[in-house]
RNA sequence: AAAAAAGAUGACUAGGGUUCCGAUUUUUAAGUACUGUUACUUAAGUAUUUAGAAAUGACUGGACCGAGAGUUGUCGGCCACUAGCAGUUAUGGCUACACGGAGGGAUAAAAGCCCGGGAGGA
Numbered sequence: 001a002a003a004a005a006a007g008a009u010g011a012c013u014a015g016g017g018u019u020c021c022g023a024u025u026u027u028u029a030a031g032u033a034c035u036g037u038u039a040c041u042u043a044a045g046u047a048u049u050u051a052g053a054a055a056u057g058a059c060u061g062g063a064c065c066g067a068g069a070g071u072u073g074u075c076g077g078c079c080a081c082u083a084g085c086a087g088u089u090a091u092g093g094c095u096a097c098a099c100g101g102a103g104g105g106a107u108a109a110a111a112g113c114c115c116g117g118g119a120g121g122a
Stems, first nucleotide, its partner, number of pairs: 007075006015065002020062002022059001023056013076095005083088001097117001099120001103115003
């Protein structure tokens, strides 16, 4: 350096944060209604609608990331056997076991993601 099977991959879940959507709070502009005033005008206040800005994930969510040691499927591999001239086809079985930091990395950000079946332990 290359090859090599405790193989590859899909869906989902545990879990995860905050780019985007939504939500909440604050605020800006415009409109509507009400309050207030003896009346008018002006100013102000309250509620609501529309369009923006900022903040918040101890915001349920949409969407997103997501397991070696989680679930399930597909392909593949091995064995047996059936048919078949051969290559091969169909069927069945097996595909085990597995405690695990700290720290770092990516992404918007974080995590049972990656480093990693690592270090270490039994």
Molecule: Guanidine-I riboswitch aptamer
Organism: Methylotenera sp.